[in-house]
This is a predicted complex of two RNAs, RNase P RNA and transfer RNA, with 434 nucleotides together.

Parts: sequence; C1' cells; structure tokens
RNA sequence: GGAGUGGCCCGGAUAGCCGCGUUGGGCAUUGCCCACCGAGGAAAGUCCGGGCUGCACUGGGCAAGGAUGCCGGAUAACAUCCGGUGGGGGUGACCCCGGGAAAGUGCUACAGAGACGAGACCGCCCCGCGUGCGGGGUAAGGGUGAAAGGGUGCGGUAAGAGCGCACCGUCCCGGCCGGUAACGGCUGGGAGCUGAGGUAAACCCCAUCCGCAGCAAGGCCAAAUAGGGAAGCAGACGACGUGUGCCCGCGCCGCUUCCGGGUAGGCUGCUUGAGCCUGCGGGUAACUGCGGGCCUAGAUGAAUGGCUAUCGUCCCGGCUUGCCGGGAUACAGAACCCGGCUUACAGGGCCACUCCGCAA
RNA sequence: GCGGGUGUAGUUCAAUGGUAGAACUUCAGCUUCCCAAGCUGACUACGAGGGUUCGAUUCCCUUCACCCGCUCCA
Repeated sequence: GGAGUGGCCCGGAUAGCCGCGUUGGGCAUUGCCCACCGAGGAAAGUCCGGGCUGCACUGGGCAAGGAUGCCGGAUAACAUCCGGUGGGGGUGACCCCGGGAAAGUGCUACAGAGACGAGACCGCCCCGCGUGCGGGGUAAGGGUGAAAGGGUGCGGUAAGAGCGCACCGUCCCGGCCGGUAACGGCUGGGAGCUGAGGUAAACCCCAUCCGCAGCAAGGCCAAAUAGGGAAGCAGACGACGUGUGCCCGCGCCGCUUCCGGGUAGGCUGCUUGAGCCUGCGGGUAACUGCGGGCCUAGAUGAAUGGCUAUCGUCCCGGCUUGCCGGGAUACAGAACCCGGCUUACAGGGCCACUCCGCAA
Repeated sequence: GCGGGUGUAGUUCAAUGGUAGAACUUCAGCUUCCCAAGCUGACUACGAGGGUUCGAUUCCCUUCACCCGCUCCA
C1' cells in the first nucleotide's frame, strides 16, 4: 500500500421567528401569558420470552396439542446470550451446523439390467454348437443415477469376490487417564462389515418445558332515546293475545314515581422501571453484588413540526491549490411496559485481528 | 393497537415433495360476402429472499402485499 474478518459507536450543531402536546403557576374565565419537559437504534415486523390484568384450575397423575433439542453456565424467562465440544467450509482472521435412521411405518421421481437383505446392459471367464448365438459363473473394470453393499496390497481362482490374510477405516463390548459434562487421549477384546444408503424443517421415539386470553385486558362514574323491574293510579269504551265464534277471566297497550343494568361519553390502568449514569468488588465471559447520583414523552381522528441564516459531513464540476459554484444529508416515526431476535438505513468514525506485496 | 387468514396464467380456481393444469379471456389460423358461433393452435403464472432435501408451489425461517374480526352482558 492492497484485500478482508469480528465487534462497538454516531447518525447533524447553533441562533432567530412562527406553531403543537402534557404538567405546574398566574391572569381571568374557558381563552391568554410564563416556565419545565417532549421519539428511536431500530419506536418497525409482531417472530419468541416475561411482567401486569381477567377467567379457569385451586392437590397429584395420564392423554391430546404445541415448542425446544451436543455439554455446562447466565437469566424473571426465552427459540436469546456466554464459555466449551464434535463435524463442515476458508491460506487465515473467522464463519456455518448439532438428540435418535441399530423400535416401527412411509417416501426415494426420471435415468438405469438392478433402488434393497438387490442386480448381469457392456465387459471378463467356463461350457455347447448351427461362429454369433444359447446356457451358466462373476460385483474386479465400464455405463446410469443424488444414492449401486468399505479402501490399498498380497494370496487365491476358469474369471472373480472379505473368499483368506496384513494394514487402514467402520461398528459393538470393556479398562486406565484428563474433564462437572459433552468429549478427548491411550489400551484390550470381539464382528468380515448380511446390523446396506439417504430422509425425522415425513409420521414417529426419547428428554425437558408449556393453563386460556389479551390494555379494544381490567376497574370506576354515567346522559338522551328505547327497553327491563317494583309500587301506585286508571281499567269507562275499545284494539290485540289466550287454536276458531260467544260469555267470563287473565295478560297487554296508557299515566305518575322510584330502582338497578347498561350504550354514547368521561376518568383510571399510564408510566419509577428486571430503569439510566457512575465508582468499587466477584466471574474467562454472558452476567451479577454493594455504594452514590438522576427522573428521562404520555398523546387518544392521536402533540414532538416548519421556515431562514451560519457552520458540519459527503459527492460532482471549475480553476488562481484553497477557494468558488451546484447537489445530497438516510431508514423511519412512541400508543401498557420490559428482555431478545429479525428486517430497513444517506453517510461517517473507532478498536482488535488476518492474508498478500514492498522497504528498512 | 390486538388477534386471525390468504397469496398460482389477464380473471376464477386445481395440483400427495418428482415435467405446474382446467375454464373463461387475449392473439393467430381455418370456416363466412362480413360478423357472431364453431374448430385448431399459441402466449402467459407458483408475491420476494434464504434454508432442509438428490429434488420445494408444497416443509422450515425471514420479508412484502392484501383481506377479515375485536365495547359490555346474555
């Protein structure tokens, strides 16, 4: 100098004018004035987990359904995070993945001779004859496929084959050592490997965890109109209902007073919280203990904005090489609150590390 | 704000993890003097990205768009 890996942070500043919302104060009367405060790293997606609230169960177990899945730890909890471990990728910093396929069932298209406790298309070998065909052997070689029943060598054979042997690999059963464990190292024995491959983000098995709903949850106050209940008045005529007609009875249609439920609407829940900053400890770390300081939106058809000036940052162009001109300044916006994950983002900064080239 | 659901040709719908189909539409040809109808043929799609798998419209994750429901009591 070039290329890259991991992590963290900022994401405009100042002044003036106009304007909005909560709270407090004043004037005064439902308006004005003053003061304080007023979006984010993701407020987003609503993908997980919890607090809170109501309902259910108020004990234990099973079933169903869902989620998670190497080991240990952190935490209120998690599918998150931290530290290990095994496998894979990369020259490397580093990144990605993680129970069980030897309980059972299913699926494995096309191609291919054959797709499973398999298989003879070509080839190789043996036999037969009508000499290019038939019968048989063979998984070494070729071909198909995502996948074809360990590898190398020697022996063996008609040709071959774990058919036999040696070494390597695989699987099973132990022993010792290290580690909390996953796992690692060393070592002994067994199985020719016929316990054949893949798939569990197919059913499933094993282990662990999980009640249902959501602030439009929930609580309180409470119009107008209609409807409900109670009491009283009126029941004179009449309408309707009591299967039809008539009689009797009852209900109901009317008025007054009272009552509770509840709609519109309003108040609450509502922002002090697993909170933020800082100092000293514990821990490799995630995280956590103690002390001190701080208060940092609370709207509800929903405030947090707009303009101007000067600067900042980046890009482009020009030249008189540090000035001029032009342009850009993202993603996005709280709605009960937290912990995560994921996604979007103009541009800029910082730290640690890796590889390559050059120079000393 | 909260809770559900759906995305496949231009439109309405299918498809068990194995070459994405049907009907209507559009276009072209045949037929007709011309049009319509009819016949034949063609065009065109799994919302987007990643993962699992030999293989994904289908299974899993992320994302985008659209639709529906939500006062209380009975």